[in-house]
RNA sequence: CGGGACGUGGCGCAGCUUGGCAGCGCGCCGCCUUUGGGUGGCGGAGGUCGCGGGUUCAAAUCCCGCCGUCCCGA
Numbered sequence: 001c002g003g004g005a006c007g008u009g010g011c012g013c014a015g016c017u018u019g020g021c022a023g024c025g026c027g028c029c030g031c032c033u034u035u036g037g038g039u040g041g042c043g044g045a046g047g048u049c050g051c052g053g054g055u056u057c058a059a060a061u062c063c064c065g066c067c068g069u070c071c072c073g074a
Base pairs, nucleotide, nucleotide: 001073002072003071004070005069006068007067010026011025012024013023020057028044029043030042031041032040050066051065052064053063054062
C1' cells in the first nucleotide's frame, strides 16, 4: 500500500439478506422464598446500534467517507 471480516446495554451475541416497537443469555438492582447465603419465582434499571454524511414517510439494516480491532497478500 491492496483485499477481507468484525464494531449493537457491564460481558458474550442475535437482529442486517427482505428498512417499520432494539432483543436474548449471563451479570446488576428490588421484592418473595431462607436463620443467612445459594437455588428458585416475580418485577425493574441500563443502548447517540463505532463516528460523520446521504437516500427514504421511516435507517442497527441501503449508499458514501472516516476511525478502531483482527486476518491475508505485497
Background
The RNA shown here (transfer RNA) has 74 nucleotides and comes from an Egibacteraceae bacterium. NCBI's taxonomy places the organism under Bacteria, Bacillati, Actinomycetota, Nitriliruptoria, Egibacteraceae. It matches the Rfam family "tRNA". Rfam links the family to the GO term triplet codon-amino acid adaptor activity. RNAcentral records the identical sequence in 2 taxa. The coordinates come from a structure-prediction model, not an experiment, and the mean pLDDT is 81.